[in-house]
Context: one part of a larger RNA
RNA sequence: GACGAACGCUGGCGGCGUGCUUAACACAUGCAAGUCGAACGGAUCAUCAAACUUGUUUGGUGGUUAGUGGCGAACGGGUGAGUAACACGUGAGUAACCUGCCCUUCACUGGGGGAUAACUGGGGGAAACUCCUGCUAAUACCGCAUAUGACGCGCUCUCGCAUGGGGGUGUGUGGAAAGUUUUUUCGGUGGGGGAUGGGCUCGCGGCCUAUCAGCUUGUUGGUGGGGUGAUGGCCCACCAAGGCUUUGACGGGUAGCCGGCCUGAGAGGGCGACCGGCCACACUGGGACUGAGAUACGGCCCAGACUCCUACGGGAGGCAGCAGUGGGGAAUAUUGCACAAUGGACGGAAGUCUGAUGCAGCAACGCCGCGUGCGGGAUGAAGGCCUUCGGGUUGUAAACCGCUUUCACCAGGGGCGAAUUUGGACGGUACCUGGAGAAGAAGCACCGGCUAACUACGUGCCAGCAGCCGCGGUGAUACGUAGGGUGCGAGCGUUGUCC
Numbered sequence: 001g002a003c004g005a006a007c008g009c010u011g012g013c014g015g016c017g018u019g020c021u022u023a024a025c026a027c028a029u030g031c032a033a034g035u036c037g038a039a040c041g042g043a044u045c046a047u048c049a050a051a052c053u054u055g056u057u058u059g060g061u062g063g064u065u066a067g068u069g070g071c072g073a074a075c076g077g078g079u080g081a082g083u084a085a086c087a088c089g090u091g092a093g094u095a096a097c098c099u100g101c102c103c104u105u106c107a108c109u110g111g112g113g114g115a116u117a118a119c120u121g122g123g124g125g126a127a128a129c130u131c132c133u134g135c136u137a138a139u140a141c142c143g144c145a146u147a148u149g150a151c152g153c154g155c156u157c158u159c160g161c162a163u164g165g166g167g168g169u170g171u172g173u174g175g176a177a178a179g180u181u182u183u184u185u186c187g188g189u190g191g192g193g194g195a196u197g198g199g200c201u202c203g204c205g206g207c208c209u210a211u212c213a214g215c216u217u218g219u220u221g222g223u224g225g226g227g228u229g230a231u232g233g234c235c236c237a238c239c240a241a242g243g244c245u246u247u248g249a250c251g252g253g254u255a256g257c258c259g260g261c262c263u264g265a266g267a268g269g270g271c272g273a274c275c276g277g278c279c280a281c282a283c284u285g286g287g288a289c290u291g292a293g294a295u296a297c298g299g300c301c302c303a304g305a306c307u308c309c310u311a312c313g314g315g316a317g318g319c320a321g322c323a324g325u326g327g328g329g330a331a332u333a334u335u336g337c338a339c340a341a342u343g344g345a346c347g348g349a350a351g352u353c354u355g356a357u358g359c360a361g362c363a364a365c366g367c368c369g370c371g372u373g374c375g376g377g378a379u380g381a382a383g384g385c386c387u388u389c390g391g392g393u394u395g396u397a398a399a400c401c402g403c404u405u406u407c408a409c410c411a412g413g414g415g416c417g418a419a420u421u422u423g424g425a426c427g428g429u430a431c432c433u434g435g436a437g438a439a440g441a442a443g444c445a446c447c448g449g450c451u452a453a454c455u456a457c458g459u460g461c462c463a464g465c466a467g468c469c470g471c472g473g474u475g476a477u478a479c480g481u482a483g484g485g486u487g488c489g490a491g492c493g494u495u496g497u498c499c
Stems, first nucleotide, its partner, number of pairs: 001498003005495005012370006018363002020328001025326003029323003034071003039068002042065011078281003088205007097198002102194003106190004110144001112142002119134001121132004150173010179186001207253003214244003219241008256278004260271004283304005306317004334360001336359003342356001343354004373403004383394004407440001409435005417426001443488005448469003454483005464471002
């Protein structure tokens, strides 16, 4: 000097930040991912019209919506357990790859079929839920037709460092579609290109330990195959016997990595909170499914530990999301407001959802700013303290006189943030105007030397102090108190850690 700090004493206001470093301990409650009726058939409510059997049916319009279907749920948010690794950083490669939504471009958009949920009826169960039967729709599902594009193979041209890239040609293979709201058409299907995001590979770089010296059998390489979106011992069969290592293999310990942050003249050392990038994880362990994308925090299955419900047959759960609770701890906040802004999902839109986010609350936890008054005022008042008893000091300090009103307080007005007619959580906030009155606002540590600042009394190697040297045994500037002083100041000290 610094800190995500804590503790002691003290504490006026504001702005901007920051706030479980410990138990990746366990969690009550609420919320944190939905949306679309312009994909679909129902149900229901309102309203209008028609029909007749005059309270029903049919049709239209509008609202709501459990279900089928689509998109999203792989983003956003959290944590740092694991990981010494192509995890991260940096630089390359991919002639070994994928990419929904978006942009652009080409072509097509023909004609059929069978179901099923919802619903009806019946049954089982305490519940979670589930079984059977019957009916129905689609942008759900399945064939067919169509294809100069796709993929495989052959031939060929050309390019290349390369198993290959690009082009031409022949042949074979499987493979598309869906409607409606009629509009500048909106959609649907299949190619190509772009953008974005991701996968994979390689070089280099950064911890401790030799009281760890040898390690390795899918191990190292080859051939052939399997698998993948794709390369590869990724996996398998066979063959060879290799591969790594004192430039530290293997083992053990510790640890998320980085941009950065702190310190330092620098070199370096320490750290990786907040913010940003990457990674890993989601009660513990394992597994795959769906999908453009997951081996998926608020999805599924299995096992385990724990908790809860139960009619004992069986079920339910996962805060390392936001609040909040218990526990641990020296120690860390509200079960707040709003989608107004920014951004995200869905939707043609209106809009809905959004504990992301924007705000507010709590905390001197940090940084910064401001205030607690200003001028005059000497018989140098009183009081306190000291005294050589003359006086000195507190001290222009106070009283007293004059003035001002920042901040706080009271009253009135009152935003920008809204881009877009409407619409502002923050917020009657910021800010502006007026009002009253010096009024409401100072402490903490130290005073032997280092180190700025000294006397008196008390104590008497006691009580105590102390960072080091050291003070205290009867005149202690070092203990305790007082007066005085010094340093900082809404803070000041102490402790811890780092340079």

A computed fold for a 499-nucleotide part of an RNA from an uncultured bacterium, annotated as small-subunit ribosomal RNA, 5' domain. Model confidence (mean pLDDT): 83 of 100.